[in-house]
RNA sequence: UUUCGACAAAGGCAAACCCGGUUAAAGCCGGGGACGCAAAGCUACGGACCUAAGGUUUAAAGCUAUGGUGGCUGAGUUGCCGAA
Numbered sequence: 001u002u003u004c005g006a007c008a009a010a011g012g013c014a015a016a017c018c019c020g021g022u023u024a025a026a027g028c029c030g031g032g033g034a035c036g037c038a039a040a041g042c043u044a045c046g047g048a049c050c051u052a053a054g055g056u057u058u059a060a061a062g063c064u065a066u067g068g069u070g071g072c073u074g075a076g077u078u079g080c081c082g083a084a
Stems, first nucleotide, its partner, number of pairs: 002084004012037002017032006035071001041077003045074003048069003054064004
């Protein structure tokens, strides 16, 4: 440097759900909690998905991201331990 990940060691993250806060909503943040995770670290650049305040189409309803999901995925980037 590359590839790989064991019933190894040291540590890390934290789904659902509950409580509180926040947002128009989706969602996010804090505490509790562990379903899982070797990038479940980081970046919304491609695809996908969620929401639709505002805008828009004649009202309902639809459409729309400038709002989100990196724990959907491709890509980029950084990185612990160990093995070959």
This is a predicted structure of an 84-nucleotide RNA (c-di-GMP-I riboswitch aptamer) from a Syntrophomonadaceae bacterium. Taxonomically the source falls in Syntrophomonadaceae (Bacteria, Bacillati, Clostridia, Eubacteriales). Model confidence (mean pLDDT): 87 of 100.